[in-house]
RNA sequence: GACGAACGCUAGCGGCAGGCCUAACACAUGCAAGUCGAACGGUAACAUGAGAGCUUGCUCUUGAUGACGAGUGGCGCACGGGUGCGUAACGCGUAUGCAACCUACCCUUAACUGGAGAAUAGCCCAGAGAAAUUUGGAUUAAUGCUCCAUAACAAAAAGAAUUCGCAUGUUUUCUUUUUUAAAGUUUCGAUGGUUAAGGAUGGGCAUGCGUAACAUUAGCUUGUUGGUGAGGUAAUGGCUCACCAAGGCAACGAUGUUUAGGGGGUCUGAGAGGAUGAUCCCCCACACUGGAACUGAGACACGGUCCAGACUCCUACGGGAGGCAGCAGUGAGGAAUAUUGGACAAUGGACGAAAGUCUGAUCCAGCCAUGCCGCGUGCAGGAAGAAGGCCUUCUGGGUUGUAAACUGCUUUUAUAUAGGAAGAAAAUGCCCAUGCGUGGGAAAUUGACGGUACUAUACGAAUAAGCACCGGCUAACUCCGUGCCAGCAGCCGCGGUAAUACGGAGGGUGCAAGCGUUGUCCGGAUUUACUGGGUUUAAAGGGUCCGUAGGCGGGUCUUUAAGUCAGUGGUGAAAUCCUGCGGCUCAACCGUAGAACUGCCAUUGAUACUGAAGAUCUUGAGUAUAGUUGAGGUAGGCGGAAUUUAUGAUGUAGCGGUGAAAUGCAUAGAUAUCAUAAAGAACACCAAUUGCGAAGGCAGCUUACUAAACUAUUACUGACGCUCAGGGACGAAAGCGUGGGGAGCGAACAGGAUUAGAUACCCUGGUAGUCCACGCCGUAAACGAUGAAUACUCGAUGUCUGCGAUAUACUGUAGGCGUCCAAGCGAAAGCAUUAAGUAUUCCACCUGGGGAGUACGCUCGCAAGAGUGAAACUCAAAGGAAUUGACGGGGGCCCGCACAAGCGGUGGAGCAUGUGGUUUAAUUCGAUGAUACGCGAGGAACCUUACCUGGGCUCUAAUGUGAUUGACCUGACCAGAGAUGGUCAGUUCUUCGGACGUGAAACAAGGUGCUGCAUGGCUGUCGUCAGCUCGUGCCGUGAGGUGUUGGGUUAAGUCCCGCAACGAGCGCAACCCCUACUGUUAGUUGCCAGCAUGUAAUGAUGGGGACUCUAACAGGACUGCCUACGCAAGUAGAGAGGAAGGAGGGGAUGACGUCAAGUCAUCAUGGCCCUUACGUCCAGGGCUACACACGUGCUACAAUGGCGCAUACAGAGGGUAGCUACACGGUAACGUGAUGCCAAUCUCAAAAAGUGCGUCUCAGUUCGGAUUGAGGUCUGCAACUCGACCUCAUGAAGCUGGAAUCGCUAGUAAUCGCGCAUCAGCAAUGGCGCGGUGAAUACGUUCCCGGACCUUGUACACACCGCCCGUCAAGCCAUGGAAGUUGGGAGGACCUGAAGACAGUUGCUGUAAGGCGUUGUUUAGGGUUAUACCAGUAACUAGGGCU
Repeated sequence: GACGAACGCUAGCGGCAGGCCUAACACAUGCAAGUCGAACGGUAACAUGAGAGCUUGCUCUUGAUGACGAGUGGCGCACGGGUGCGUAACGCGUAUGCAACCUACCCUUAACUGGAGAAUAGCCCAGAGAAAUUUGGAUUAAUGCUCCAUAACAAAAAGAAUUCGCAUGUUUUCUUUUUUAAAGUUUCGAUGGUUAAGGAUGGGCAUGCGUAACAUUAGCUUGUUGGUGAGGUAAUGGCUCACCAAGGCAACGAUGUUUAGGGGGUCUGAGAGGAUGAUCCCCCACACUGGAACUGAGACACGGUCCAGACUCCUACGGGAGGCAGCAGUGAGGAAUAUUGGACAAUGGACGAAAGUCUGAUCCAGCCAUGCCGCGUGCAGGAAGAAGGCCUUCUGGGUUGUAAACUGCUUUUAUAUAGGAAGAAAAUGCCCAUGCGUGGGAAAUUGACGGUACUAUACGAAUAAGCACCGGCUAACUCCGUGCCAGCAGCCGCGGUAAUACGGAGGGUGCAAGCGUUGUCCGGAUUUACUGGGUUUAAAGGGUCCGUAGGCGGGUCUUUAAGUCAGUGGUGAAAUCCUGCGGCUCAACCGUAGAACUGCCAUUGAUACUGAAGAUCUUGAGUAUAGUUGAGGUAGGCGGAAUUUAUGAUGUAGCGGUGAAAUGCAUAGAUAUCAUAAAGAACACCAAUUGCGAAGGCAGCUUACUAAACUAUUACUGACGCUCAGGGACGAAAGCGUGGGGAGCGAACAGGAUUAGAUACCCUGGUAGUCCACGCCGUAAACGAUGAAUACUCGAUGUCUGCGAUAUACUGUAGGCGUCCAAGCGAAAGCAUUAAGUAUUCCACCUGGGGAGUACGCUCGCAAGAGUGAAACUCAAAGGAAUUGACGGGGGCCCGCACAAGCGGUGGAGCAUGUGGUUUAAUUCGAUGAUACGCGAGGAACCUUACCUGGGCUCUAAUGUGAUUGACCUGACCAGAGAUGGUCAGUUCUUCGGACGUGAAACAAGGUGCUGCAUGGCUGUCGUCAGCUCGUGCCGUGAGGUGUUGGGUUAAGUCCCGCAACGAGCGCAACCCCUACUGUUAGUUGCCAGCAUGUAAUGAUGGGGACUCUAACAGGACUGCCUACGCAAGUAGAGAGGAAGGAGGGGAUGACGUCAAGUCAUCAUGGCCCUUACGUCCAGGGCUACACACGUGCUACAAUGGCGCAUACAGAGGGUAGCUACACGGUAACGUGAUGCCAAUCUCAAAAAGUGCGUCUCAGUUCGGAUUGAGGUCUGCAACUCGACCUCAUGAAGCUGGAAUCGCUAGUAAUCGCGCAUCAGCAAUGGCGCGGUGAAUACGUUCCCGGACCUUGUACACACCGCCCGUCAAGCCAUGGAAGUUGGGAGGACCUGAAGACAGUUGCUGUAAGGCGUUGUUUAGGGUUAUACCAGUAACUAGGGCU
């Protein structure tokens, strides 16, 4: 795009068309084929006339007239109408032929139409039967039937001459013989009949070409193929029969099976094609199923006959009737398809002289949006941009929307009334003309549709809009609801709490009396490729060669004209399509004219190319001669090394084997060594990127036979060529058969190991086999994953074998084997004279993945199996090449306390602390590998607090605006656990402006409730790792690449060199801070060398700036210098100098990004949720529980120590609700008093380890301090749950810690103490800082972990914590096999055999023609039987697909 459509929702009108696609299923009822009295005998009904009877309006008679039931006869019924069962066929289409034929009615021409006869229907009489129907008798007519006559240009036979034709043949003429016709009617005009010839129309037959699928249908055929003769037919012919011959068809698809009416056309498509065959037209076939003939011009006959069968109906059970695939209609089937209508008015048909009769053909109407076409449902103005709806950034706006309201206008259509067609031409009859056809004229009559189309008037916006869609494809977007539910979906896909995808709404888009859905066909699809595809890797080259049919084929000349091209003629029905013009108001529709119908046939011409025929040529191909080469093949002979075995000898304890072992062998003497012998198999070195062969394949040496290639010569043949479906031959390994052989190796098998297991990898043995001969098999990643042949198309280089007189050099040439590259090709990778380039020829093969190279069938095979080779079902992919990442028990290179080398820990004990778990009314919440666990928390007794229990409050804690008001507040008392409630007393300032406070109502509540997977911000980690990118250019079809890779170097993508790259950005580094050295400036609260004063003593004091120090500025370090190496960058040196040396040490600083990492409980925030509660207040409790497990720590286990006494040296901090000197009391915590200090001034404050002396002497101790008891101190409203500290007493575990594991590279580890934050106090052994003392070790990068770069493989991309295979278990689905069972069509054999036809006939009958009977042949149908084929189903069973 289309439809004979169906379904859903909806529906105003008209025109034109269409309407059982299914059950060729069954049919009630009515109609669909009759007509002629001008062929006939007649008169049942009706009418008219006449007559009779009389009851005056009835009856009877009369074929007399109009007419006419039934009957004889003629014509028609073979047309028209329906359907598509069958048919793969001369059925259809197209083009021819009939010298092999027929044709009623019609036309033309010629001739004729004489005589005779016998019946029969009807009618009448009698009978049978329920009926249908039928029997007998008598009588009768014809255009019915028979006989005779006449007759030929008709038919048959024979003969003669003649024309034409491709052949059989045939035309014409003549002679002789034989045979055969007729019908009447009549109004006298006519009309009919017979014979013959011609025409027209319609048919019959034959032939060429075209006409579905399957080869898993390969052979078929006996009247079969042909001949002769006969029969039959309208006619040819095996159409039929007798005889003879053995043919005929088939890979160019016979035969079989399945499906199917064919064509003009229709739909689609640019076309070529593909699909289709409704309506209309042509042909065919059929008429309940099967068979058969009759009549006839024509039938083997839809509304005829006979027989058989099935079914239905009637019946008196004896017997009969019927055929809607005609028009309506009914039932059934189905998703589905109409009225039991009107008329012969028109067109056409049958009969008739005609009037006319008949006509479900036809013309009309009815039903149905089934389709096509047309019209309408109003038009113009109208902004307060109304109301309402929807949305919103929210009281503002947007949109619906000029839409509505409102104003004006129009009236198609609908409704009402009035008028009102065309379609009709006449025929017949009348008049005139006319020889006949016929022509002219006047008048009358005829319409189903239909009072329809159409026209006018009235009326009033009045009577008239829906459907689908809105994620992309694809035009059209928001809100709400829902929450992987409900649902959507053509494909991709959407839905798991912010859905433009589900459902609703608002809005929008598309089409519109329709709109969507479903189904089917074509297109897009170059996705079967003729036009117009491919085969290295995506599906696809046969394993290789030979070769048949076939296809294709070198140069020149001649002929021919089959292909080819051109002209002409015929045909190609009409309709359809296209174009012009015209008719319905337009259009659809219709009319008319043209064009076209791309085809077929015939004929005439052309001859380049192809073909055919002939002649010739040498370049393709082959032969010859001379050489060369090689693991080419087959058969035989020979050889040495090695292995094993045997024998002998020497010799002694192991051998062998592995990652390590064991099995195994060995004192009965192994292994090892030597000698001898035997056997079988394979041929080291040469050896190669080599050579040969068609492929498989071929390797010691040698002999025989044999094949091939190449070179040279250019002698010979003269296209002999290429390819190759079927076919044939060869064809690795394994395997099979028979017979040998068997050393080594070695499936199966056994044992030992390994392992969770180990039916494996490893080891020890070992059978088939491997070997030979003969025969099978016929497959391989049989690979160059690349069929064969020919020609052409830049170069470079290596090698093998020839030739050019010699040479290993060099060069040319020919043939092989390789590598690299240009053009070109290719999706790319790549190929590139050995093409995957450019062309030609032939063969083979492919058409999404799986199912499946499976099943069934067939062929081959001894078997194994091979060849050929599907479908159901299922998925939306499977696949190729390349790219970027990630990953690898891949590679290279590099780094890091990563390992190693060291030091000290953890893991064992007790305690502290955090977590899990458990418990609980609650043990609030979060953090969970590294990157949670002394984490949020820098401090839970109340508070905190979010949790639990109980008791309260509802505008409530805070803040702002704020009317009002003078209170707020203070004190006391009562109830209560308290919150809270109640009572009493006291109570402002003012410059009068106000200040301070209270505070009604109202507006803004509140939530540590949920979502960190809606978010901001902040943070952890990779990682202080060296990376991450961009612009322009270049390369690539593209993703992308290059730059950023490479060679060096560095801590570093740091720098240098090179380079299709050149630059740049974020990172690195530097700039900042502390520290290490120096200088300058400054000198209090810090300092005190010199001067002075003073003290028991002290920078205490005057003074000083030298020093220390304080805190501001400046300097200093840059591989700058030297040497060596290096192109450079740079590296090295116990270099120099220097306080410091190669980044001096430390800090701050964290690229692009990753982990949907963490946090909604710091804070902020979208959405959701709660609102007398999930808000808020209060008391008490809990967060502190405790069989247990883990992390992080502290203290220890002691002598490098504990204890006692004495004594020395820091830094950095804190302090007024504070730090507190000092004195006194207390054993002490601390208390009392008192002083200084808002701090370089006073104070915390004692630093400790250290040092000196003493003691302890290796013990569960004078170690260790847990636990517990008692008594106290302090903070605080309050130490019970649940604080810290002090004193006395008690004195647990623990004697250096399993597997495993952590930190650290120098002022570091280790060790020692000090301070601070939080804080009333403190569970701090934590965290953050400070200084004191102060090591050891690093060979090195193999390994473990993590990381960076380059490269490689990948079936991964959620990226190896990936992907993914098979069994088993369960459910569903289709399929194969299958004992059986059921059905179907086709054919065979035998039996039986209706009607009919043909042939015969001695019986009967008839004047005769003939008939009846009977016999034979043929045959539908029926029965029996065996087989093959096809299909359904099936216990059981097999594999497959999906989940």
A computed fold for a 1443-nucleotide RNA from an uncultured prokaryote, annotated as small-subunit ribosomal RNA. Its mean pLDDT, the model's own confidence on a scale to 100, is 82. Rfam family: Bacterial small subunit ribosomal RNA. Gene Ontology terms of the family: ribosome and structural constituent of ribosome.